[in-house]
Predicted 3D model of a 77-nucleotide RNA (c-di-GMP-I riboswitch aptamer) from an Actinomycetota bacterium.
The coordinates come from a structure-prediction model, not an experiment, and the mean pLDDT is 83.
The sequence was found by an Rfam model in a public genome assembly.
Of the family's consensus pairs, 94% are formed in the model.
The organism belongs to Actinomycetota, within Bacteria.
Its Rfam family is "c-di-GMP-I riboswitch aptamer". Gene Ontology term of the family: cyclic-di-GMP binding.
């Protein structure tokens, strides 16, 4: 000097709920708010779940904070 492990601190995100707004709806977005999160970052091309409908489908949508895939922060002894 480099790598691995790794506590605290720093930094990041933001559930429920409330307000506004968009949507038939699930739900999205903005503000407030923090239950939590090291991937709660990205992906709706796999599975699951949810919504809509003259048509129930090999339909149209939603959900990544359900699983999954991809990338991936700092750091003392």
């Nucleotide at each position: 000097g480099a790598a691995c492990c790794g506590a605290a601190a720093g930094g990041g995100c933001a559930a429920a709920c409330c307000c506004g707004u968009c949507g038939u709806g699930a739900g999205g977005c903005g503000g407030g708010g923090a239950c939590g999160c090291a991937a709660a970052a990205c992906c709706a091309g796999g599975g699951g779940c949810c919504u809509c409908c003259a048509g129930c489908g090999c339909g149209a949508g939603g959900u990544a904070g359900c699983c999954g895939g991809u990338u991936g922060c700092c750091g003392a002894a």